[in-house]
Molecule: transfer RNA
Organism: Promethearchaeota archaeon
RNA sequence: GCCACCGUGGCUUAGCGGUAGAGCAGCGGACUUGUAAUCCGCCGGUCAGGGGUUCAAGUCCCCUCGGUGGCU
Numbered sequence: 001g002c003c004a005c006c007g008u009g010g011c012u013u014a015g016c017g018g019u020a021g022a023g024c025a026g027c028g029g030a031c032u033u034g035u036a037a038u039c040c041g042c043c044g045g046u047c048a049g050g051g052g053u054u055c056a057a058g059u060c061c062c063c064u065c066g067g068u069g070g071c072u
Stems, first nucleotide, its partner, number of pairs: 001071007010024004018055001026042005048064005
């Protein structure tokens, strides 16, 4: 330099163009003599950045940035 894939709460991830979900972590409560475990609830996301298409984009297209792998 070229090609492919990936980027979504603190972490791991799901998400046919139509309300962004889950688990863990954190916080509160229940239970317990107490802790752990278990159960219930809550908080937390400018979906890497910008532009385009569309009535509507996490999703489709383009550019940029970052990561991984391959080729040279």